[in-house]
RNA sequence: CUGUCCGAGGGGCGCUGCAGCAAAUCCGCAUCGGGCGGUUUUGUCAGGCUCGGAUGGGGCGUUAUCCAAACGCAUCAACGGCGCCCAUCGGAC
Numbered sequence: 001c002u003g004u005c006c007g008a009g010g011g012g013c014g015c016u017g018c019a020g021c022a023a024a025u026c027c028g029c030a031u032c033g034g035g036c037g038g039u040u041u042u043g044u045c046a047g048g049c050u051c052g053g054a055u056g057g058g059g060c061g062u063u064a065u066c067c068a069a070a071c072g073c074a075u076c077a078a079c080g081g082c083g084c085c086c087a088u089c090g091g092a093c
Base pairs, nucleotide, nucleotide: 001057002056003055004054005053006052007051008050009049010086011085012084013083014082015081018048020044021043022042023041024040026038027037028036029035047079
C1' cells in the first nucleotide's frame, strides 16, 4: 500500500437510478471444448464510504534504527441523492 471477513457510524417507509451484479442481443478476438473484451436492453440496486478488529498478499528499509506492553489523564470521528415518519440531544413557547 492492498485483498477478504466481522463490527460500528440511531432506525423505518417510499422514489430516482450511477457504479457493481445477473440475464439477453449484437460485434470483435480466440476456438475441440471452455472463454475474453466492447455495445445495447431488461432486472436488481442509495453504507459502494470512513473508522476499528482479525487475517492474507505486496513494496521499502537493514545495525543503529524502530518501538511494544502496562499504568495514569484527557478526548471520543468525519461523511453518505430526494421526500416523509420515528427515536435521541439542545433551545424556545
A computed fold for a 93-nucleotide RNA from Pseudomonas sp. 8Z, annotated as SAH (S-adenosyl-L-homocysteine) riboswitch aptamer.
Its Rfam family is "SAH (S-adenosyl-L-homocysteine) riboswitch aptamer". On this family, see Wang et al., Mol Cell 2008: "Riboswitches that sense S-adenosylhomocysteine and activate genes involved in coenzyme recycling".
The RNAcentral record of the sequence draws on ENA.